This is a predicted structure of a 71-nucleotide RNA (transfer RNA) from a Patescibacteria group bacterium. Its Rfam family is "tRNA". Its family is annotated with triplet codon-amino acid adaptor activity in the Gene Ontology. It is annotated as a transfer RNA. The same sequence occurs in records of 2 taxa. RNAcentral holds the sequence, with entries from ENA and MGnify. The coordinates come from a structure-prediction model, not an experiment, and the mean pLDDT is 81. The source organism's lineage runs through Bacteria and Bacteria candidate phyla.
RNA sequence: AGGGGCGUCGGUUAACGGUAAACCAUGGGACUCCAAAUCCCAGACUGGGGGUUCAAUUCCCUCCGCCCCUG
Numbered sequence: 001a002g003g004g005g006c007g008u009c010g011g012u013u014a015a016c017g018g019u020a021a022a023c024c025a026u027g028g029g030a031c032u033c034c035a036a037a038u039c040c041c042a043g044a045c046u047g048g049g050g051g052u053u054c055a056a057u058u059c060c061c062u063c064c065g066c067c068c069c070u071g
Base pairs, nucleotide, nucleotide: 001070002069003068004067005066006065007064010024011023012022013021018054026042027041028040029039030038047063048062049061050060051059
């Protein structure tokens, strides 16, 4: 330099173009003499900017970051 893939809560992953979900972690509560375990509840997320569409995590363009391949 050329080609390809991937970016979603703190972490690991889901989601025909139509209310962003689960597990772990975190916070609160129940239980317990105190804890652990268990149970209940809660908060928190789509890399940035444009485009298409009634509607975009999803499709298109561009930028940024990471990984792989070719030279």